[in-house]
Molecule: c-di-GMP-I riboswitch aptamer
Organism: Gemmatimonadaceae bacterium
RNA sequence: CCGCGACAAAGGCAAAGCCGUCGAAAGGCGGCGACGCAAAGCCAACGAGGCUUCGGCGCCCAGUGAGUGCGCCAUGCCGGUCGGGUUGCCGUU
Numbered sequence: 001c002c003g004c005g006a007c008a009a010a011g012g013c014a015a016a017g018c019c020g021u022c023g024a025a026a027g028g029c030g031g032c033g034a035c036g037c038a039a040a041g042c043c044a045a046c047g048a049g050g051c052u053u054c055g056g057c058g059c060c061c062a063g064u065g066a067g068u069g070c071g072c073c074a075u076g077c078c079g080g081u082c083g084g085g086u087u088g089c090c091g092u093u
Stems, first nucleotide, its partner, number of pairs: 003092003012037002017032006035080001041086003046083003049078003055073005
């Protein structure tokens, strides 16, 4: 240095839920809270996958329009879905 991770030490993060707030939504942020996590640190302008549809396109109805409904689309979102990149604490009997 690579690999590995124990009922170790010192610390760290924080699922669900609840409250507040932002957002069309998915979801984000803050507080409480701990199911878990050895990268549950960072990169979504690296790939795959998933979620959502303000908006766009198409269809139904119809009258050329509006509205409703249905389908498709990410540029929105998820790193606590996986791979990849990158940085890093302790230990390795």